[in-house]
Context: one part of a larger RNA
RNA sequence: GAACAAACGCUGGCGGCGUGCCUAACACAUGCGAGUCGAACGAGAAAUCCCGAGCUUGCUUGGGAGAGUAAAGUGGCGCACGGGUGAGUAACGCGUGGGUAACCUACCUUUGAAUCUGGAAUAACCAGCCGAAAGGCUGACUAAUACCGGAUAUGGUUUUUAGGACUUAGGUUCUCUAAAUUAAAGGUGACCUCUUCAUGAAAGUUGCCGUUCAUAGAUGGGCCCGCGUACCAUUAGCUGGUUGGUGGGGUAAUGGCCUACCAAGGCGACGAUGGUUAGCUGGUCUGAGAGGAUGAUCAGCCACGCUGGAACUGGAACACGGUCCAGACUCCUACGGGAGGCAGCAGUGAGGAAUUUUGCGCAAUGGGGGAAACCCUGACGCAGCAACGCCGCGUGAGCGAAGAAGGCCCUCGGGUCGUAAAGCUCUGUCAAGUGGGAAAAAAAUCUUUUGAUCAAUAGUCAAAAGACUUGAUGGUACCACUGGAGGAAGCACCGGCUAACUCCGUGCCAGCAGCCGCGGUAAUACGGAGGGUGCAAGCGUUGUUC
Repeated sequence: GAACAAACGCUGGCGGCGUGCCUAACACAUGCGAGUCGAACGAGAAAUCCCGAGCUUGCUUGGGAGAGUAAAGUGGCGCACGGGUGAGUAACGCGUGGGUAACCUACCUUUGAAUCUGGAAUAACCAGCCGAAAGGCUGACUAAUACCGGAUAUGGUUUUUAGGACUUAGGUUCUCUAAAUUAAAGGUGACCUCUUCAUGAAAGUUGCCGUUCAUAGAUGGGCCCGCGUACCAUUAGCUGGUUGGUGGGGUAAUGGCCUACCAAGGCGACGAUGGUUAGCUGGUCUGAGAGGAUGAUCAGCCACGCUGGAACUGGAACACGGUCCAGACUCCUACGGGAGGCAGCAGUGAGGAAUUUUGCGCAAUGGGGGAAACCCUGACGCAGCAACGCCGCGUGAGCGAAGAAGGCCCUCGGGUCGUAAAGCUCUGUCAAGUGGGAAAAAAAUCUUUUGAUCAAUAGUCAAAAGACUUGAUGGUACCACUGGAGGAAGCACCGGCUAACUCCGUGCCAGCAGCCGCGGUAAUACGGAGGGUGCAAGCGUUGUUC
C1' cells in the first nucleotide's frame, strides 16, 4: 500500500447492488418448512336453511338442500429432490485423466409384442372390551390399478448342439438346435359401420391415460486404477483376515467384502506405523510475476443430521422433519407407562468483541402430485433491520472589500480565519408534498379455422386467430408539478519517518508513544485554543493475510 463474512470509538443525508453466528456440531418455547390424486377403491357426516307431521309450544320426528362436500381409510406416485451444517475425514475423500469385456438406472423418449382367465382376504364402517394418555385387542361385513393362482411368450434369463465375427490374457457378440423358467390392471371420454338388445346402450368400434414383457437412448449413479493433495523422525519399525491362492457365500457388480482350508507373506528413510491439524475443488485476497495466504457468499463433489448401532421399504437410503434397539438430556403422567430431536425458515436462551423479521406471496423461475382445473412448496421471488462492504449522488452555484463584526497571533506597524460571511443574482439533484403511473404475463381455460391420428364432421395432438382472466413486490420504479438554499459534515493528524505551526496551561507531574523517543519553567511531541494538512458519509483504532 492492498484486502476483510470483521469488531470497537466518534460521527451520520439519500439511492442502487451485494453481504450478515467466523464463538457452543450448545440447549431449544411457538408457528410454518411434503404433499397430492375421487379420471385406482369402498364408504361417507355435521352446523345451517326450507317443507311437512305429532303435539307437552319448544321439543320429537320424516323429507329436501348443504353434499357425494368435510374429515378419516385402502391404494398409487412423491417423501433419496430441494434446504442446512462442516463435527468427522490426511482418505480413491477431493482434483484431474482413464477403465468397467465386473455393473445398475423409477419417472422421460424410441421401437416391437401383449393387456386372457380365476380366487382368497383386509382397512374404513359397525358392535364389544382394555388404557390417565399414547395407543391397543376381539368379533362380524366389504372394494380396488392392494394381494395370490392358472393360461399365453414377440421376447428375456439359464443350460445345451453346431458354426461365424471380434479380441491384449480373461473373454465379448451373432446365427442355429433342444430343454427349463418367467408377465400384466384397469380407468375415463366418444360413436353406432358390423353383431345383440331396440332408438341409445352393450359382450361391439375407437381416442386418451395407465399396466406387462422386451429393445435402444437419455439422465443419474456404483466400483476400480495412474498422477497430485498439510505438519512432526524430539514418531522407525508396522501388520494375523494380516499378504496371496482354492472352494463356498454375498452384492446390481469386482474384490478377504465374508467364511473354511492351504501357503507365509505384505508395507517401510522414494518416510510405513504413530501423533497433530484440516472437509476438498472451481475460486478469493495479495503480488510485476514466481509465489504466499485462504476456501464466507455463488457453483461442483464429499460427509453428517441429539450420541452409538441396526436393518425395513424402495429403481435408488442403511433415510435431517421414517422405523427399531441402547445411551444422555428435556417434557407429560392417574406412577402402570408414554412423547421429543431447528447443523430447514423465522424466533428464544446461552456463549461471545460480534452477526437480522416469530414479515408478504406462490405473480415469476423451479420442484412434487394430478388427464386437467388446481393443490402443496420458509426452494424461490420480494419486503424489513444493520454505513457491514462496493458504487453513485447531495449537503449549493455565480458575483461580492486592499478586506465588516468577532476569534487567534503580534515586533502594536499589522497579519490571519477570508470571498469566507453578510448582501445581490440564480439553480432545483436528493429529501418533502401533490398528480399520473409501468415492464416483469407468458401460459392455462373457452370459441373458431387448418393439419395429423381415426370409419368419424366424436375425442386426442400440433399450429394460427379471437375472447376471458392472473402481480407478493407496489401506487414501487419512472414522469410531471409545487415551493424554496431552505432539511443534510464529520473524523484523524500537524517532532522525524509523514502532508500540515503558533499561543496558553502543566513542570520527569499529568500524560503521549507504531519506531526513534517527548515531559525536570520559554514543550511545533502532554492538555486546550486559533490556524493548517489528509480523507470524507465516513474517519480513525484493533485484529488477520499478502